[in-house]
Context: one part of a larger RNA
RNA sequence: CGUUAAUUACUUGAGAGGAUUCUUUCCUAGUACGAGAGGACCGGAAAGAGCAAACCUCUGGUGUAUCGGCUGCAACGCCAGUUGCAAUGUCGAGUAGCUAUGUUCGUAAGGGAUAACCGUUGAAAGCAUCUAAACGGGAAGCCCACCUCAAGAUAAGGUAAUAUAGUUUCCUAGAAGAAGACUAGGUUGAUAGGUUUUAGGUGUAAGUGUAGUGAUACAUUUAGCCAAGAAAUACUAAUAAAA
Numbered sequence: 001c002g003u004u005a006a007u008u009a010c011u012u013g014a015g016a017g018g019a020u021u022c023u024u025u026c027c028u029a030g031u032a033c034g035a036g037a038g039g040a041c042c043g044g045a046a047a048g049a050g051c052a053a054a055c056c057u058c059u060g061g062u063g064u065a066u067c068g069g070c071u072g073c074a075a076c077g078c079c080a081g082u083u084g085c086a087a088u089g090u091c092g093a094g095u096a097g098c099u100a101u102g103u104u105c106g107u108a109a110g111g112g113a114u115a116a117c118c119g120u121u122g123a124a125a126g127c128a129u130c131u132a133a134a135c136g137g138g139a140a141g142c143c144c145a146c147c148u149c150a151a152g153a154u155a156a157g158g159u160a161a162u163a164u165a166g167u168u169u170c171c172u173a174g175a176a177g178a179a180g181a182c183u184a185g186g187u188u189g190a191u192a193g194g195u196u197u198u199a200g201g202u203g204u205a206a207g208u209g210u211a212g213u214g215a216u217a218c219a220u221u222u223a224g225c226c227a228a229g230a231a232a233u234a235c236u237a238a239u240a241a242a243a
Stems, first nucleotide, its partner, number of pairs: 001152001006162006015149004021049007033038001050107002053104003059100004066093005071086006110144003117137004167243003170186005191237003194233005200226003207220005
């Protein structure tokens, strides 16, 4: 820009893409078959490999804005306690998020038309013949079915609602994101921050007291501190205005 009223939602599916892989074990059954050695079809069950998707409950990884230990130097007048720098100074742990080697799930079942092939009936050709007329069976393959996209499918589809409608700028944000976009909100409000409670992490703060000459230990104290998690709460900011 088009789809020939507009807008907002929800859709149909022409068409396109993806997936559709394999092995072993057990039962049937040591049965059929076979002198024996050996050893099934059909049917049923389980386990696994490969591939693929989603997710973070578990197992782990990361986690330079969390907690703690330790060393050197410097600073806060000194002690104590802290802070800065030293690769995040280094070491031990670790929430959220993101992750695989972790977890879950899929690769299932079925229908239709067929290939080679196997048949029924059956003439030409009084027989025979799956074929000439007619009718069946038959594959991991084909078409459906499963998952995803999809009306620029210009043949541009369909349904519902609305009548000052609807949308945007702007602002608060996000498990969304290079920018646009997308999603949740904008006081008739829990969108983000803060606060409170809490999950979880670290591991028992400082100060004081007691014991010890002291290093230190114990008590107060499962403390103190805490990021991204959860809930509650309008305290702060989503005002106002414009197109």